Source information:
This is a predicted structure of a 72-nucleotide RNA (transfer RNA) from an Elusimicrobiota bacterium. It matches the Rfam family "tRNA". Rfam links the family to the GO term triplet codon-amino acid adaptor activity.
RNA sequence: GCGCCCAUAGCUCAAUGGAUAGAGCAUCAGCCUGCGGAGCUGAGGAUACAAGUUCGAUUCCUGUUGGGCGCA
Numbered sequence: 001g002c003g004c005c006c007a008u009a010g011c012u013c014a015a016u017g018g019a020u021a022g023a024g025c026a027u028c029a030g031c032c033u034g035c036g037g038a039g040c041u042g043a044g045g046a047u048a049c050a051a052g053u054u055c056g057a058u059u060c061c062u063g064u065u066g067g068g069c070g071c072a
Stems, first nucleotide, its partner, number of pairs: 001071007010025004018055001027043005048064003052060001
């Protein structure tokens, strides 16, 4: 330099172009307990960035950034 793949919550992962973007672990609060843990209930927290297509984009197109793999 060229090609391919990936980027969603603190972490690991879902989501056929259309529902309030969902789950587990973690965090916080409450219940429970002599205290804690476990358990139960609830809360907060996310689509890498920009532009485009569309009535509607996490999803499709293009570019950029970052990461991984291969070729040279």